The part of an RNA shown here (small-subunit ribosomal RNA, 5' domain) has 543 nucleotides and comes from a metagenome. The full RNA is in RNAcentral, with records from SILVA.

Context: one part of a larger RNA
RNA sequence: GAACGAACGCUGGCGGUAUGCUUAACACAUGCAAGUCGUACGUGAAAGCUUCCUUCGGGAAGCAAGUAAAGUGGCGCACGGGUGAGUAACACGUGGAUAAUCUACCCAGUAAUCCGGGAUAACAUCUCGAAAGAGAUGCUAAUACCUGAUAAGCCCACGAUCUCUUCGGAGGACGAGGGAAAAGGUGGGGACCUUCGGGCCUGCCGUUGCUGGAUGAGUCCGCGGCCCAUUAGCUAGUUGGUAGGGUAAUGGCCUACCAAGGCUACGAUGGGUAGCUGGUCUGAGAGGAUGAUCAGCCACACUGGAACUGAGACACGGUCCAGACUCCUACGGGAGGCAGCAGUGGGGAAUUUUGCGCAAUGGGCGAAAGCCUGACGCAGCAAUACCGCGUGAGUGAUGAAGGCUCUCGGGUCGUAAAGCUCUGUCAGAGGGGAAGAACCUCCUGUCGUUUAAUGCGCGGCAGGCCUGACGGUACCCUCAGAGGAAGCACCGGCUAACUCCGUGCCAGCAGCCGCGGUAAUACGGAGGGUGCAAACGUUGUUC
Numbered sequence: 001g002a003a004c005g006a007a008c009g010c011u012g013g014c015g016g017u018a019u020g021c022u023u024a025a026c027a028c029a030u031g032c033a034a035g036u037c038g039u040a041c042g043u044g045a046a047a048g049c050u051u052c053c054u055u056c057g058g059g060a061a062g063c064a065a066g067u068a069a070a071g072u073g074g075c076g077c078a079c080g081g082g083u084g085a086g087u088a089a090c091a092c093g094u095g096g097a098u099a100a101u102c103u104a105c106c107c108a109g110u111a112a113u114c115c116g117g118g119a120u121a122a123c124a125u126c127u128c129g130a131a132a133g134a135g136a137u138g139c140u141a142a143u144a145c146c147u148g149a150u151a152a153g154c155c156c157a158c159g160a161u162c163u164c165u166u167c168g169g170a171g172g173a174c175g176a177g178g179g180a181a182a183a184g185g186u187g188g189g190g191a192c193c194u195u196c197g198g199g200c201c202u203g204c205c206g207u208u209g210c211u212g213g214a215u216g217a218g219u220c221c222g223c224g225g226c227c228c229a230u231u232a233g234c235u236a237g238u239u240g241g242u243a244g245g246g247u248a249a250u251g252g253c254c255u256a257c258c259a260a261g262g263c264u265a266c267g268a269u270g271g272g273u274a275g276c277u278g279g280u281c282u283g284a285g286a287g288g289a290u291g292a293u294c295a296g297c298c299a300c301a302c303u304g305g306a307a308c309u310g311a312g313a314c315a316c317g318g319u320c321c322a323g324a325c326u327c328c329u330a331c332g333g334g335a336g337g338c339a340g341c342a343g344u345g346g347g348g349a350a351u352u353u354u355g356c357g358c359a360a361u362g363g364g365c366g367a368a369a370g371c372c373u374g375a376c377g378c379a380g381c382a383a384u385a386c387c388g389c390g391u392g393a394g395u396g397a398u399g400a401a402g403g404c405u406c407u408c409g410g411g412u413c414g415u416a417a418a419g420c421u422c423u424g425u426c427a428g429a430g431g432g433g434a435a436g437a438a439c440c441u442c443c444u445g446u447c448g449u450u451u452a453a454u455g456c457g458c459g460g461c462a463g464g465c466c467u468g469a470c471g472g473u474a475c476c477c478u479c480a481g482a483g484g485a486a487g488c489a490c491c492g493g494c495u496a497a498c499u500c501c502g503u504g505c506c507a508g509c510a511g512c513c514g515c516g517g518u519a520a521u522a523c524g525g526a527g528g529g530u531g532c533a534a535a536c537g538u539u540g541u542u543c
């Protein structure tokens, strides 16, 4: 000199854009943060209103409404969001390998979607329990569950064969044997059939098998990036082999047996510290330091362990066990997990609102309307940082008054003020007032496609309708009027800027040198000056 997620002191007008627990991965009250689908399925209220009856207590019917709601089932909950405790490791970065692998939803292609069956929740009744909850009996549905059929292709073992090969194996076609599938829902309809539900035809959505793609992931390897030798030896599933188990998959990953290996001064082992990277800061660069915000990867979710479900987890707002802590309890037993967004206590020098909205972008579910979304978009707080603007402009010498100083003549603050003439940024008041909105749906028209069909769908185009949290915000116009808006540090040298008074090695200053013991430009005050400016200084840290 530059920089900062800064803090402290003093001061403080406005706006834009960013950023905001670096400490206790400390404990958490309260609310919200993951649901959705009735075009998978069976059930199915109430308030209120109307009518009727009434013993005036009430009862019944209809609408509310096949709505709300719980349940079965499907998909999602493995994304998004947070944190950096652990980790010195194939965790990360980079480049490869997978002939050792998987991949829901999506896309393309292909072949199908057949015949049956038995349950169960909801519900009803009963029982146990303080509660959380649990049990028994009875009823019922499905795209829930199950047997069977079929098998283009797939899987398994066998035979014979071709191609490639890292010689381990991989791939292709052929033969015969064995094995594994499925589910329906909904819109429309001319004949024909009908138990009037439908069958049948057709469109859409869905389901199953297989092939390929896309995306995502698993595993392995080369190289690279901290400190300590005042850590020198470490290792028994250890190192390798054979066989088996296990996995989507290789492998001591695991087990049995066999061999005795493997690592290490090019630093093993041990200890300390630490998430890694793109980047960020600094620097002419080389380098050094760092890893907030944003982006990629990893790890974690009260602590430790475990599996279940699933395409995917050994799962932040799932389950089970153990532990610590907190809460409820009828003492028998239960409930909980903010390192999600706000917020509270605590710790600390120190870090914000228990806000608005799904309008946009993105995500989940749904055929869609739509619902959900503390992701996100916005607003609020904070000079925390950067950037911009303003606090007025011109004129004005009797160089006014006043302050300070003085050699008492004067000098200086100083065109500074007053006065005169103007301007109108920001703030204030009034008026107008956005872009961000593109869609989707619906309506109308038209063209094409599908079809037996002019119907229902689907696609394209044109027109119309509808949707804004921010926000009456940005921006524009008008009004009035210099009015409401300047401080902080320094002035001995380094280092820009000097005098007077007070003090008298005292009180004090100080980054270094050093000032102060009676004329202190160095302490304290004043006048004056210098620097920066909505900031200015100090402290801390890095280069």
Base pairs, nucleotide, nucleotide: 001543002542003541004540006539007538008537009536013389014388015387016386017385018384019382020381021347026345027344028343030342031341032340035075036074037073040072041071043069048063049062050061051060052059053058082300083299084298092224093223094222095221096220097219098218101217102216106213107212108211109210110209111208112207113206114148116146117145123138124137125136126135127134128133154179155178156177158175159174161172162171163170164169184205185204186203187202188201189200192199193198226272227271228270233263234262235261238260239259240258241257242256243255244254245253275297276296277295278294279290280289281288282287302323303322304321305320306319325336326335327334328333353379355378356377357376361375362373363372364371365370392422393421394420395419402413403412404411405410426484428479429478430477431476432475436470442464443463444462445461446460447459448458449457487532488531489530490529491528492513493512494511498527499526500525501524502523508515509514